Transfer RNA from Candidatus Levybacteria bacterium RIFCSPHIGHO2_01_FULL_40_58, 72 nucleotides, folded computationally. Rfam family: tRNA. Rfam describes the family as follows. Transfer RNA (tRNA) molecules are approximately 80 nucleotides in length. It is annotated as a transfer RNA. The RNAcentral record of the sequence draws on ENA. The coordinates come from a structure-prediction model, not an experiment, and the mean pLDDT is 81. The same sequence occurs in records of 6 taxa. Taxonomically the source falls in Candidatus Levyibacteriota (Bacteria, Bacteria candidate phyla).
[in-house]
RNA sequence: GGGUGAUUGGCUCAGUGGUAGAGCGCGUUCCUGAUAAGAACGAGGUCGAUGGUUCGAUCCCAUCAUCACCCA
Repeated sequence: GGGUGAUUGGCUCAGUGGUAGAGCGCGUUCCUGAUAAGAACGAGGUCGAUGGUUCGAUCCCAUCAUCACCCA
C1' cells in the first nucleotide's frame, strides 16, 4: 500500500427495514440461625462517529475512527 471481518447495557453475545433483548454481573425484597444456592422486582443502551437512501435505519450506502486477520 491492497483486501476481509468486527464495533449493540459493566462483561460475553443476539437482533438482516417498523420505537433494542438474553445470559452473567449490579441493586432491593423474600427465604435461612448466618452464608451460598433459590425466588420476585428493578436500574442500566440516543446501537463507535458523521453524512446519505427511506414514510421509517442497530439493519442498506459512503467516509472516518479503533481493533483483529490475510496479501504484498